[in-house]
RNA sequence: CCUGGCUCAGAGCGAACGUUAGCGGGAGGCUUAACACAUGCAAGUCGAGCGAGAACAGGGACUUCGGUCCCUUAGUAAAGCGGCGGACGGGUGAGUAACACGUGGGUAAUCUGCCCUUUGGUGGGGGCCAACCAUUCGAAAGGAUGGCUAAUACCGCAUGAGUCCUUAGACUCCGUGGAGUCAGAGGGAAAGAUGGCCUCUUCUUGAAAGCCGUCACCGAAGGAUGAGUCCGCGUAGCAUCAGCUUGUUGGUGGGGUAAUGGCCUACCAUGGCAAAGACGCGUAGCUGGUCUGAGAGGAUGAUCAGCCACACUGGGACUGAGACACGGCCCAGACUCCUACGGGAGGCAGCAGUGGGGAAUAUUGGACAAUGGGGGCAACCCUGAUCCAGCCAUGCCGCGUGAGUGAUGAAGGCCCUCGGGUCGUAAAGCUCUGUGGAGAGGGACGAAACCUGAACGGUUAAUCCCCGUUGAUCUGACGGUAUCUCUUUAGCAAGCACCGGCUAACUCCGUGCCAGCAGCCGCGGUAAUACGGAGGGUGCAAACGUUGCUCGGAAAUUGGGCGUAAAGCGCACGUAGGCGGCCUGAUAAGUCGGAUGUGAAAGCCCUAGGCUUAACCAAGGAAGUGCAUUCGAAACUGUGAAACUUGAGUACGGGAGAGGGCUGUGGAAUUCCCGGUGUAGAGGUGAAAUUCGUAGAUAUCGGGAGGAACACCAGUGGCGAAGGCGCUAUCCUGGACGAUGAUUGACGCUGAGGCGCGAAAGCGUGGGGAGCAAACAGGAUUAGAUGCCCUGGUAGUCCACGCCGUAAACGAUGAGUGGCUAGGCGCCGGCGGAUUGACCCCGUCGGUGCCGAAGCUAACGCGUUAAGCACUCCGCCUGGGGAGUACGGUCGUAAGACUAAAACUCAAAGGAAUUGACGGGGGCCCGCACAAGCGGUGGAGCAUGUGGUUUAAUUCGACGCUAUGUGCAGAACCUUACCUGGGUUAAAUCCACCAGAAUCUAGCUUAAAAGCUGGAGUGCCCUUAGGGGAAUUGGUGAGAAGGUGCUGCAUGGCUGUCGUCAGCUCGUGUCGUGAGAUGUUGGGUUAAGUCCCGCAACGAGCGCAACCUCUGUCGCUAGUUACCAGCAUUAAGUUGGGGACUCUAGCGAGACUGCCGACGUUAAGUCGGAGGAAGGUGGAGACGACGUCAAGUCCUCAUGGCCCUUAUGCCCAGGGCUACACACGUGCUACAAUGGCCGAUACAAACAGUUGCGAUACCGCGAGGUGGAGCUAAUCUGAAAAAGUCGGUCUCAGUUCGGAUUGGAGUCUGCAACUCGACUCCAUGAAGUUGGAAUCGCUAGUAAUCGUAGAUCAGCACGCUACGGUGAAUACGUUCCCGGGCCUUGUACACACCGCCCGUCACACCAUGGGAGUUAGUUGCUCUAGAAGUCGGUGAGCUAACCUUCGGGAGGCAGCCGCCUAAAGAGUGACUGGUAACUGGGGUGAAGUCGUAACA
Repeated sequence: CCUGGCUCAGAGCGAACGUUAGCGGGAGGCUUAACACAUGCAAGUCGAGCGAGAACAGGGACUUCGGUCCCUUAGUAAAGCGGCGGACGGGUGAGUAACACGUGGGUAAUCUGCCCUUUGGUGGGGGCCAACCAUUCGAAAGGAUGGCUAAUACCGCAUGAGUCCUUAGACUCCGUGGAGUCAGAGGGAAAGAUGGCCUCUUCUUGAAAGCCGUCACCGAAGGAUGAGUCCGCGUAGCAUCAGCUUGUUGGUGGGGUAAUGGCCUACCAUGGCAAAGACGCGUAGCUGGUCUGAGAGGAUGAUCAGCCACACUGGGACUGAGACACGGCCCAGACUCCUACGGGAGGCAGCAGUGGGGAAUAUUGGACAAUGGGGGCAACCCUGAUCCAGCCAUGCCGCGUGAGUGAUGAAGGCCCUCGGGUCGUAAAGCUCUGUGGAGAGGGACGAAACCUGAACGGUUAAUCCCCGUUGAUCUGACGGUAUCUCUUUAGCAAGCACCGGCUAACUCCGUGCCAGCAGCCGCGGUAAUACGGAGGGUGCAAACGUUGCUCGGAAAUUGGGCGUAAAGCGCACGUAGGCGGCCUGAUAAGUCGGAUGUGAAAGCCCUAGGCUUAACCAAGGAAGUGCAUUCGAAACUGUGAAACUUGAGUACGGGAGAGGGCUGUGGAAUUCCCGGUGUAGAGGUGAAAUUCGUAGAUAUCGGGAGGAACACCAGUGGCGAAGGCGCUAUCCUGGACGAUGAUUGACGCUGAGGCGCGAAAGCGUGGGGAGCAAACAGGAUUAGAUGCCCUGGUAGUCCACGCCGUAAACGAUGAGUGGCUAGGCGCCGGCGGAUUGACCCCGUCGGUGCCGAAGCUAACGCGUUAAGCACUCCGCCUGGGGAGUACGGUCGUAAGACUAAAACUCAAAGGAAUUGACGGGGGCCCGCACAAGCGGUGGAGCAUGUGGUUUAAUUCGACGCUAUGUGCAGAACCUUACCUGGGUUAAAUCCACCAGAAUCUAGCUUAAAAGCUGGAGUGCCCUUAGGGGAAUUGGUGAGAAGGUGCUGCAUGGCUGUCGUCAGCUCGUGUCGUGAGAUGUUGGGUUAAGUCCCGCAACGAGCGCAACCUCUGUCGCUAGUUACCAGCAUUAAGUUGGGGACUCUAGCGAGACUGCCGACGUUAAGUCGGAGGAAGGUGGAGACGACGUCAAGUCCUCAUGGCCCUUAUGCCCAGGGCUACACACGUGCUACAAUGGCCGAUACAAACAGUUGCGAUACCGCGAGGUGGAGCUAAUCUGAAAAAGUCGGUCUCAGUUCGGAUUGGAGUCUGCAACUCGACUCCAUGAAGUUGGAAUCGCUAGUAAUCGUAGAUCAGCACGCUACGGUGAAUACGUUCCCGGGCCUUGUACACACCGCCCGUCACACCAUGGGAGUUAGUUGCUCUAGAAGUCGGUGAGCUAACCUUCGGGAGGCAGCCGCCUAAAGAGUGACUGGUAACUGGGGUGAAGUCGUAACA
């Protein structure tokens, strides 16, 4: 950079929860248990269809005072017959994957009460049954029997314009059973109620017939509405559900329905459905719409509206226009209730309400005033539909909680760098307003009708009725509500979440991987903007957050991919399917356009409108991308027809090839056998051993046997679809290629399923077996070695036949295309041209490679053999792990293969490239890195430091190199920080007050500190002589100090180390999507990124080098305290003198690869030479890039934070830091003759010195003492240098080596040497005879060796620092060890190999598979039994209407039988879930165990 998952910010909700809460409007409110329901209400109405008809109460009359009767109540209530309605309205979403729903059609296959229009009718009779009465059964519910009665109830008869049915006909249109016309036969209707009138008729006040109306009734036609039914299309998941079906599919006859139809039945036939998903399983009411989204889509189906289904569960029919009926019936079941135990009753998924469930969802309210519905002529009645009210911030919308002014920037809070800042005009104060709230008063819209009565008009013979108009009257649950006016007070009304990033908003305190937070990343281990609190801030606001769910963000139609990230089937053939060359005309299915119908209303959108606004409501429009019908167009696709040749095939004749199969043949080699020669080893390895061999191996020669494989040729050569194919020959056979175009005429491409081929290993049967070689055995290696190595060795490898069906089966790259898009260089096989011919050359096909334009790609890379540009078809992918696993299925003898999940878990897993780091990768180079040398350490004694141990304390720090003679350049006290004990409570500075003014000193207690008590003693300045002031001391007060206490992982500064290694970077430019690269790489060269050359780089910085200091040579200047050549002088540079020399210390010169030669590129430079004191950096020092190690130091110093403050501060005494079984580091002295000892004698440099160095001299064996010349130092002193040289002695030994240890005696320093100093003398005389494994330093004035001085310091040095004297050896070289530099390579590392990381085992937890079983549910099949009920049969019993010849008949009913069948039962399967001893793997966990498999 890419791929890819996870997460957030948005919108929404019938929500819930937490905190908070002022008002109003308009909405919404059991998503769970279609769980169970107490109580009330939710469907009645009609007296203008009919019969009958109370009571309470009041009044009256009578009365034997018990009561009776009459009137009113009242033709009322209640009940009944009858009609209409209870099939609407209301609820719920269980079931249903279906013509259930949506959409569009059909019905010539249908019905339709009430309603509307038209039309024809309504004549005349009959017989019942309730109510009621009587008797009677029952606890009740409820009946039974007998009797009376009405009707718009029921039944005949008459009539029949239509119509329907049956039957026999004709014609026309249409075409499923339709419409129309003509003409016959038979059958089939009805009901009245009420209001009014007297014109006509009869009786005649007035009635009846009659007439006029209204409402009913019957028939017919039509309409409207509603319903039934059929069809096209659409409608979710699982294929780990692949086959399903017997009334199944069709026909015929019959039955049934309003109606088609296996809807039902008998018979016949054997069909029907299915990969475009039948069947099965699980889930689900569907839609308009709603939410989201840019859209396409996705999710959803609350409220509102349409459809469907259901009404305790299951079954069934009745009635009816309509039901198989929520508030009807019958039966069965479960449950509840009543009961006199015999039997009964019930169904809130209507409105309220209750219990229960649940995170969760309201009142047992008012009214029919409005809208609508049922009944009625109407009044009216009913209406939990509806309209209202109540509860709930559940959401949407609106309003308010005040407005203006007000800086001493008040008090207070918080922060602070102590200056201040902020809350903050915020408050207070001043001036106003009055929404909401409270009080008082007024007060609606929603109401228009019906009815009633009035007037007028119409109708009529006329009036009434009726109709219309006008005005009047009546009707409000909400509700005294909305709203208006007045009064009142800023008074009564703000919270919630967040503030690490995403994401707007920061500080302090507390806490200290605890407590906690967390949407993801992640915070918290003592300085937390992330936890908790506070202050401040940010965002929303009557709400704010959290949780849950949906869409979005986050794309595969729009709009993805498959070489390496997940992803091309191992390969071919081929079915269905998809796609398909060129030309002509046709058609119109797709396609395109127009029109028509539909796409309900509501909703969304637009416009204007009504509530003060908004939400909300209402009107109109648009839209609804769809479906259907119809008209047109004909380019393209399709279809059918005709033609073509370029795609594809065929033919003819060629050449190439490890293409395949079968059968033979051949030689080399290995092994074995036989024989010969020959002798002691052979073989094998890193080295060995096992092994073979004196019974003759190996080696060598000859002969033989057997199996397998075919050297050279041999090649990014050839062939094949892939796997694969290699000696050679015959035979059989497939494919490709080139050439000629003769022929067919699109015959093609791809290819789900399917079928075939398919390395190695493996399996089965039978052979074969030389070599090789799993397993196995032995030998080695190793900590171990069930490995790598070696010696053997069986399956197997080989052949035949049959399975298996997988591989990194890879080009990690599907097949195809007259396809298109620069080239160059090779190789293989053809052909053509040129040439007489071959080679060469030119051209063209096919194949196979390399490099590369454009382009593509995340990059790497690909690039006419594409991973480019396109098209067609197939396969496959969607985070990592779990897992290519489990279960199921198919295949297989097995091994196993194919297909293929989930729970759970993580926030990543991954690709390509970059920079580093690393590699027991590579190349180049360097360093005392190795090597070559010299000397040590490690062994001894001692010194010193550390660890450990000990201790009251043994103060603390430092810990590989880079701690350990380090801080400490010096612990007896002090130091000192530690321990024990004693003591103190403000020791510095400043201010105020008081006293003494400074200062000196004595005594007592004490271990000291400290405390107490005294004594002496006044100075300076000013002075008004009282006093005041400065310096200083003591006391009091205020306020501060102090800490070697913690944190070096909060820091500064300083330091170590890599490393004096040669590196580290920047600007501009260029390249790359980017990280980044280039420069800085390359070729040379150097000590060096030093320099040169080249180069998309050009320049620059920090480093290197140089500049600085010392030293090495010379010159000039100067000449004391240094020097002395010549002159003088002395014991002596002692003195005079000199300024030459040395030296001193200033200034200069000199060295630059400058000169010569060679090499090199004419360069840089290297080598050699000359000259020179010095030569290639002359030798040293100082100087240390970017950075690394959270390196070291809070105990040098400074410093943030924390901690202590009668102590963790301060003072003092004593002790400790010095301990001592031991281990390590660093040193000193040695072990001796290159030496020890004794004597003599020579030569330095540097340094120090007045609290000092201290001479000459004297004393002491000595350490040292006495004493004090000189010196503030080129003057004096320390000071003697030592090794060396000369001479002597010792003679190889624990010694005349070595000096530890110890005894004694002393010296010095110091207040004081006991713990615990150094030194001296005498005596003592330990270990040690050159040091194991290992390891250190050093490259020249170096190592080694010898002494000297200094710092610290009273004293104390084997340490440290500095100085000089003597003064080597070796370096072939860079293979190896260590460290480093540059380039390159790999990487799974980036805390960077002291990295990362794998598996078993052990422990804990989690989910899951198997599991003897067990349990629950769903369901199939077979069978038993069978309620209610329809239908069918029967009907000997019973029987009103009709007929009758009166005998009876027709018809009906009960009863019985049969078919079907719910619940129930039995048996047997299937599926799903729970659970289970045990068991399998998986996942996750703290620093467990064992190894080290992977990444170099």
A computed fold for a 1496-nucleotide RNA from an uncultured prokaryote, annotated as small-subunit ribosomal RNA. Rfam family: Bacterial small subunit ribosomal RNA. The coordinates come from a structure-prediction model, not an experiment, and the mean pLDDT is 83. The RNAcentral record of the sequence draws on ENA.